[in-house]
RNA sequence: CCCUGCGGGAGAGACGACGGCUGAGGCGCGUCGUCGCCGAAGGAGCAACCGCCCCGGAAACUCUCAGGCAACCGGACCGCGGGGG
Repeated sequence: CCCUGCGGGAGAGACGACGGCUGAGGCGCGUCGUCGCCGAAGGAGCAACCGCCCCGGAAACUCUCAGGCAACCGGACCGCGGGGG
């Protein structure tokens, strides 16, 4: 550095149409649309810094293409263990 097991692991949503469910009120329900929002998969950018210079590298910063905005899942990263180089 890579793979892998276990545990932890943040942020951000309203409205409308149609459908579904419900005896009704209604409904963390589905699809689509409008507007809004989030940053911690991935991706892109660069102030400090590294670099003699050009070029380049580069964050948890910036962007938000991708992704996400109940839970589940996912999740950068962290801890412990196993395997490989």
Description: Glycine riboswitch aptamer from a marine eukaryotic metagenome, 85 nucleotides, folded computationally. RNAcentral holds the sequence, with entries from MGnify. The prediction has a mean pLDDT of 79.